RNA sequence: AAUAAGCUGGCAGGAGAGCGCCGCCCAUGUAGCGGUCGCCGAAGGCGCAAUUCCGCCCGGAAACGCUCAGGCAAAAGGACUGGCAGUGCUAU
Numbered sequence: 001a002a003u004a005a006g007c008u009g010g011c012a013g014g015a016g017a018g019c020g021c022c023g024c025c026c027a028u029g030u031a032g033c034g035g036u037c038g039c040c041g042a043a044g045g046c047g048c049a050a051u052u053c054c055g056c057c058c059g060g061a062a063a064c065g066c067u068c069a070g071g072c073a074a075a076a077g078g079a080c081u082g083g084c085a086g087u088g089c090u091a092u
Stems, first nucleotide, its partner, number of pairs: 006087004011082003018037001020036005038072003044068001045066003051062004
């Protein structure tokens, strides 16, 4: 100096489902608080009954399941994807 898993930070993209109803607060309410009905899955969390993957069992994992949390106009958030910059075990 080059390559490079991983990590960090910008940038671009990024779905679904209620501006539900009732009460309180308030000048007002789409905000807040309490209650209630319905719904969504892609932060996080939990699970392996079914599906898929790790060749099979076991065991594990998932974009699968649950919906605890979160969310259901916009904004924000957002798994994940692409690219940039920095860092970077090991090896040459």
Molecule: Glycine riboswitch aptamer
Organism: Candidatus Thiothrix singaporensis